[in-house]
Notes:
The part of an RNA shown here (small-subunit ribosomal RNA, 5' domain) has 490 nucleotides and comes from an uncultured bacterium. The prediction has a mean pLDDT of 87. Rfam family: Bacterial small subunit ribosomal RNA. The full RNA is in RNAcentral, with records from ENA and SILVA.
Context: one part of a larger RNA
């Protein structure tokens, strides 16, 4: 000169787009932030019907499915196979798509529920009786696995392994949807390895015993000292091992002619975290923010026995801080969970609300106007400058305020934003200027007060009685809804 998630002084009309706790990953009242499914199952409650058999429709707790490993937040940890880039092979994958095959036979049980009991609660024992797309048993085996044998392509023998129902419609079925069971293949999706790259310190030089490599067993979805027993004695290090200090990593982002240099907010991959620490259940997937256990420090309840709790979710709130917002509307869209659908959830999102914080656009009038008025300032008192500036005279309505009309997002219905953008009248220059400089660098100069004082200052200095350098007025100059100061980067 350029940037900024800025902040502070002074000043302020307006729209649009973004952005907005950088500090205590400091502590949290309050509401919300994941449910859904009655077309998996018994029931209960209401409400209608009724031929007293029972039937419909709604909601409902529970069992049983899916789905809470997504989304959505922070950046403490990590210097590392986290990441970034190129690649490998020892792997597994609900839901989705293609293909092949089937779904027969029968039990046991339990929660809801009734009865009895404990307990201040949280919740818990105990007895009885039920259902399922819960569970468990034979049976079948195209297909898989596992062992064996061969003419080791590939065949063939043994052995193990599967299941569930629901639903429209019908007089009734085959057939139809939706599911289930096993395989092979696909998509996408994970989990493993490996080159190369990846910040400062040698005022860290040595480091290591599952440590380097084998053989056996264990473990995993898989490879592996991943564990484990033995055996050997290795592995790494000045191309910096080992320490210790900082740090999330990138795609970009700022700046520069580039090379580079800082930097990694928002937006997008990724990677870790979840009051701190540690464990595993379940599940395809997790060692799981709003799941469970256990240690601990904090808070809360209590009948003192015990029990409860985690905003780095959206708002909100005290602390901290120079600083950072509403306890808002809405599922309309557009994406997610479940559901046959209908839908019902959805502080992801959409949107409105604070903040000139940041970038862009627009306004504060235009023309015309010399007695160059009055005022001010400044004089040598002739005048000069403020200054065509104003009065004045003529247009115009951008914006404003009123009225009226009214979207588009919504593909066939549904619009929170919102009677909002917009469009039309109508009024009347009306509602909208400021901030910092003016010795030099550096565009802008006079008077006056002061008198090494009050004071200014990026720098070198200005200030001791005629200061263009302080202060204040006049006029100047640059930027302008913003100017400056700071604070960091190039």
């Nucleotide at each position: 000169g350029g940037a900024u998630g800025a902040a502070c002084g002074c000043u302020a009309g307006c729209g649009g787009u973004g952005u907005a706790c950088c500090u205590u990953a400091g502590g949290u009242a309050u509401g919300c932030a994941a449910g859904u499914c009655g077309a998996g199952c018994g029931g209960u409650u209401g409400a209608g019907u009724u031929u007293c058999g029972a039937c419909u429709c709604a909601a409902c707790a529970g069992c049983g499915g899916c789905g809470g490993a997504c989304g959505g937040g922070u950046g403490a940890g990590u210097a590392a196979c986290g990441c970034g880039u190129a690649g490998a092979a020892a792997u597994c994958u609900g839901c989705c798509c293609g293909g092949a095959a089937g779904a027969g036979g029968g039990g046991c049980a339990u929660a809801g529920c009734c009865c009895c009991g404990a307990g201040a609660a949280a919740u818990c024992g105990g007895g009885g009786g039920u259902a399922a797309u819960u569970c468990c048993c034979c049976a079948u085996g195209g297909a898989g696995u596992c062992u064996g044998a061969u003419u080791u392509u590939a065949u063939c023998a043994g052995a193990c392994u599967a299941a569930a129902g629901g639903g429209c419609g019908u007089a009734a079925u085959u057939u139809c949807c939706c599911g289930c069971u096993u395989c092979c293949g696909g998509a996408g999706g994970a989990g493993u390895c490996u080159g190369c790259g990846u910040c400062c310190u040698a005022u860290c030089a040595g480091c290591u015993u599952g440590u380097u490599g084998g053989u056996g067993g264990g473990g995993u979805a898989a490879c592996g000292g991943c564990c484990u027993a033995c055996c050997a004695a290795g592995g790494c290090g000045a191309u910096g091992a080992c320490g210790g200090g900082u740090a999330g990593c990138u795609g970009g982002u700022g700046u520069g002619a580039g090379a580079g240099c800082a930097c990694g907010a928002c937006c997008g991959g990724c990677c870790a975290c979840a009051u701190a620490g540690g464990c595993a259940c379940u599940g395809a997937g997790a060692c799981a923010c709003g799941g469970g256990c256990c240690u601990a420090a904090c808070a809360c309840c209590u009948a003192c026995g015990g029990g409860u709790g985690g905003c780095a979710g959206c708002a909100a709130u005290c602390a901290g801080g120079g600083a950072u917002a509403u306890u808002g509307c809405g599922c309309a869209a557009u994406g997610g969970g479940c559901g046959a659908a209908a839908g019902c959830c959805u502080g992801a999102c959409g949107c409105a609300g604070u903040g000139a914080c940041a970038c862009c656009g627009c306004g504060u009038g235009g023309a015309g106007g010399a007695a160059g008025a009055a005022g001010g300032u400044g004089g040598a008192a002739a005048c000069a400058u403020u200054g065509u500036a104003a009065a004045c005279u003529c247009c115009u309505u951008u914006u404003a305020a009123c009225c009226g009309g009214g979207a588009a997002u919504a593909u066939g219905g549904u619009g929170a934003a919102g009677g909002u953008a917009c469009c039309g009248g109508u009024u009347g220059a009306a509602u909208a200027a400021g901030c910092a400089c003016c010795g030099g660098c550096u565009a802008a100069c006079u008077a006056c007060g002061u008198g090494c004082c009050a004071g200014c200052a990026g720098c070198a200095g200005c200030g001791g009685u005629a200061a263009a350098a302080c202060g204040u007025a006049g006029g100047g100059u640059g930027c302008a809804a913003g100017c400056g100061u700071u604070a960091u980067c190039c």